[in-house]
This is a predicted structure of a 74-nucleotide RNA (transfer RNA) from a bacterium. Rfam family: tRNA. The RNAcentral record of the sequence draws on ENA. The coordinates come from a structure-prediction model, not an experiment, and the mean pLDDT is 80.
RNA sequence: GCGAGUAUAGUCUAGUGGCAUGAUGUAAGCUUCCCAAGCUUGAGGCGCGGGUUCAAUUCCCGCUACUCGCACCA
Numbered sequence: 001g002c003g004a005g006u007a008u009a010g011u012c013u014a015g016u017g018g019c020a021u022g023a024u025g026u027a028a029g030c031u032u033c034c035c036a037a038g039c040u041u042g043a044g045g046c047g048c049g050g051g052u053u054c055a056a057u058u059c060c061c062g063c064u065a066c067u068c069g070c071a072c073c074a
Base pairs, nucleotide, nucleotide: 001070002069003068004067005066006065007064010024011023012022018054026042027041028040029039030038047063048062049061050060051059
């Protein structure tokens, strides 16, 4: 330099053009003599910038980061 893949909550993860799913963690409450376990409720997320569309996390383009392969490197 060329090609391919990946990017969703603190962590892991599902998903698809029309409200983003679950687990775990976390906060509050209930339960308990206490702990653990259990139950209820809450907060927290689509890498960035453009485009298409009535509507984009999803489709297109570019960028960034990471991973893999190839090439180059006297």